Record summary
The RNA shown here (transfer RNA) has 71 nucleotides and comes from a Candidatus Colwelliibacteriota bacterium. Model confidence (mean pLDDT): 83 of 100.
RNA sequence: GGGCCCAUCGUAUAGUGGUAGUACGCCACAUUUGCAAUGUGGAGAUUGGAGUUCGAUUCUCCAUGGGUCCA
Numbered sequence: 001g002g003g004c005c006c007a008u009c010g011u012a013u014a015g016u017g018g019u020a021g022u023a024c025g026c027c028a029c030a031u032u033u034g035c036a037a038u039g040u041g042g043a044g045a046u047u048g049g050a051g052u053u054c055g056a057u058u059c060u061c062c063a064u065g066g067g068u069c070c071a
Stems, first nucleotide, its partner, number of pairs: 001070007010024004018054001026042005047063005
């Protein structure tokens, strides 16, 4: 320098055009003398920009970051 792949709550992941889910973690309550465990409820995310579309996490382009291969 070039090719390919990836980017979703704090972490790990699902979601291939129509309400963004799950587990752990966090908060509140119940339970306990207290802690843990358990139960119930809650908050929390689509890397940025542009385009296509009635509608984009999803499709296209650019940028940024990461991984891998070639040179």
Taxonomically the source falls in Candidatus Colwelliibacteriota (Bacteria, Bacteria candidate phyla). It matches the Rfam family "tRNA". It is annotated as a transfer RNA.